RNA sequence: AAUUUAAAAAUAACAGUUACUCGUAUAAGCCUCUGAUAUGGAGGGGCGUUUCUACCGGAAGCCAAAGCAAUUUCCGCCUAUGAGUGACAAGGUGCUCUUU
Numbered sequence: 001a002a003u004u005u006a007a008a009a010a011u012a013a014c015a016g017u018u019a020c021u022c023g024u025a026u027a028a029g030c031c032u033c034u035g036a037u038a039u040g041g042a043g044g045g046g047c048g049u050u051u052c053u054a055c056c057g058g059a060a061g062c063c064a065a066a067g068c069a070a071u072u073u074c075c076g077c078c079u080a081u082g083a084g085u086g087a088c089a090a091g092g093u094g095c096u097c098u099u100u
Stems, first nucleotide, its partner, number of pairs: 006100003010096001013093002016088010026054001029047006040063002048055001056076006
């Protein structure tokens, strides 16, 4: 001086947690069975997603039952996942440099 191994410290970058925005899924939807009846309009099951979960709430209408009735509209999410931006911590991986 070089190489290898171990440790320490610094540390590019990546990753982690979290918030927001946008995209995708799903339309907070559809089908079916049973149930209530203007002081009512509910419950069970299935389908739906490269998909876990959920599949309701409020308001306003409308329906006096085609003799076994039928709901409409508006507003409001959660969850999964991809991307972007920000924050948190120095705890994770760790190029590289330095020291022993």
Molecule: Purine riboswitch aptamer
Organism: Proteiniclasticum aestuarii